[in-house]
The prediction has a mean pLDDT of 84. Predicted 3D model of a 71-nucleotide RNA (transfer RNA) from a Candidatus Pacearchaeota archaeon. It was read from a public genome assembly.

RNA sequence: GCGUGGGUAGUUUAGUGGCAGAAUACGAGCCUUCCAAGCUUGUGACCCGGGUUCGAGUCCCGGCCCGCGCA
Numbered sequence: 001g002c003g004u005g006g007g008u009a010g011u012u013u014a015g016u017g018g019c020a021g022a023a024u025a026c027g028a029g030c031c032u033u034c035c036a037a038g039c040u041u042g043u044g045a046c047c048c049g050g051g052u053u054c055g056a057g058u059c060c061c062g063g064c065c066c067g068c069g070c071a
Base pairs, nucleotide, nucleotide: 001070002069003068004067005066006065007064010024011023012022013021018054026042027041028040029039030038047063048062049061050060051059
């Protein structure tokens, strides 16, 4: 350089064009003599720019970053 897979809460991830979901972490409460565990509840995310569409995390183009392959 070319090809290919990926980028979604702090972390690990789901999401076949129409409400962004889970686990964990963190905050609060309950429980406990206290802590841990457990239960309830809350906060928090679509890599960047453009396009298509009534509507884009999802489709298309370009860029950035990570992995793999070829040279």